[in-house]
Molecule: TPP riboswitch aptamer (THI element)
Organism: Rhodobacteraceae bacterium Alg231-30
RNA sequence: AAAAUCUACGCAGGGGAGUCCCGCCAAGGGGACUGAGAGGCUGACAGGACGUAUGUCCGGCGAAGCAACCCUUUGAACCUGACCCAGUUGAUACUGGCGUAGGAAGCUAGGUGCUCUAGGCA
Numbered sequence: 001a002a003a004a005u006c007u008a009c010g011c012a013g014g015g016g017a018g019u020c021c022c023g024c025c026a027a028g029g030g031g032a033c034u035g036a037g038a039g040g041c042u043g044a045c046a047g048g049a050c051g052u053a054u055g056u057c058c059g060g061c062g063a064a065g066c067a068a069c070c071c072u073u074u075g076a077a078c079c080u081g082a083c084c085c086a087g088u089u090g091a092u093a094c095u096g097g098c099g100u101a102g103g104a105a106g107c108u109a110g111g112u113g114c115u116c117u118a119g120g121c122a
Stems, first nucleotide, its partner, number of pairs: 005111004010107002012072004018033005023061003028045001040066003047058004078103003084097004112122003
């Protein structure tokens, strides 16, 4: 100084698990929907109040690790705002907004290319 890129089950790291109906409470499930993924394995741990009560209300139906999946600054994977706003749906999802809002996890090797041919750069 100079345009563009790809691969990796390389190493390392980040992340989520919803909605509706039914059922259940040592329960840790069944079905439907969307999705890449809606919990596959192990399993710590695991209800309270009121009531005469088979009832009501609230809370809950597995932490953590591993696996699968997605994502890693070219970052909307995912979190916050947010039980957000409009459309739509049975509901979530979805579409648009919010959003050139605030956050969010990277290195290495190789291919290919560029150039001023180097132990350079992308």